Predicted 3D model of a 73-nucleotide RNA (transfer RNA) from Streptomyces coryli. Lineage of the source: Bacteria > Bacillati > Kitasatosporales > Streptomycetaceae > Streptomyces. Rfam family: tRNA. It is annotated as a transfer RNA.
RNA sequence: GCGGACGUAGCUCAGUUGGUAGAGCGCAACCUUGCCAAGGUUGAGGUCGCCGGUUCGAACCCGGUCGUCCGCU
Numbered sequence: 001g002c003g004g005a006c007g008u009a010g011c012u013c014a015g016u017u018g019g020u021a022g023a024g025c026g027c028a029a030c031c032u033u034g035c036c037a038a039g040g041u042u043g044a045g046g047u048c049g050c051c052g053g054u055u056c057g058a059a060c061c062c063g064g065u066c067g068u069c070c071g072c073u
Stems, first nucleotide, its partner, number of pairs: 001072007010025004019056001027043005049065005
């Protein structure tokens, strides 16, 4: 220098034929118990790496860019 994969909640990851952003774990409150643990209910938490474009509408399509990893020269 060239090519590819990945980037979404605190963590690990789903969601890619465009139509309200989710799960598990963790966290908070409450319930249950004599206490702990376990269990149950509810809730908080995201401008989907960043910028722009297409579209009535973008996590998803297109261009650029940054970061991590892998390969080639």